[in-house]
C1' cells in the first nucleotide's frame, strides 16, 4: 500500500528555531505577523497495545491457551494536546418550510491484527 474488527458529543501546552500558511478533501465557517506549517525541548491527556487483579464460557496438552465482564495502574510501542473526526457531503424518517432533530451510510483518523 489492501483488507478485518473497535473507537472517533470527554481529555490534555508551554518555550526554542522558522516566517505564511492552516484546519485531510467539496461547502460554510473558522484559526494565524498578538507568529500558520513544519522541526526540536520539555510537559500533559488518554488507555488501542500492554501490567495486575476480577466475571463468566470453550479447547485441549490438566494448568495452560483463547475469547469474554468489570476494575485498577502508566513503565514501555503508538497517537492526542483549536471549535463533535468545526459543520457539511449520499440515502430515509419526523418537525417545519428550505432550515432544524434523529437515523443509517460514503470519506477520514487512530490503534491492533493479517497478506
Nucleotide at each position: 500500500u489492501a483488507c478485518u474488527u473497535a473507537u472517533c458529543c470527554a481529555g490534555a501546552a508551554a518555550g526554542g528555531u522558522g516566517g505564511a500558511g492552516g484546519g485531510a478533501c467539496u461547502u460554510g465557517c473558522c484559526c494565524a505577523a498578538u507568529g500558520a506549517a513544519a522541526c526540536c525541548u520539555u510537559a500533559g491527556c488518554a488507555a488501542c497495545c500492554c501490567u495486575g487483579g476480577u466475571u463468566g464460557a470453550a479447547a485441549u496438552u490438566u494448568a495452560u491457551u483463547u475469547c469474554u465482564u468489570c476494575u485498577a495502574g502508566a513503565a514501555g510501542g503508538u497517537g492526542c494536546u483549536a471549535a463533535a473526526u468545526c459543520c457539511u457531503g449520499u440515502u430515509c424518517g419526523c418537525a417545519a418550510u428550505u432550515u432544524g432533530c434523529g437515523a443509517a451510510g460514503c470519506a477520514g483518523a487512530u490503534a491492533a491484527g493479517u497478506c
This is a predicted structure of a 115-nucleotide RNA (SAM riboswitch aptamer (S box leader)) from Chitinophaga pinensis. The sequence was found by an Rfam model in a public genome assembly. The organism belongs to Chitinophaga, within Bacteria. The coordinates come from a structure-prediction model, not an experiment, and the mean pLDDT is 82.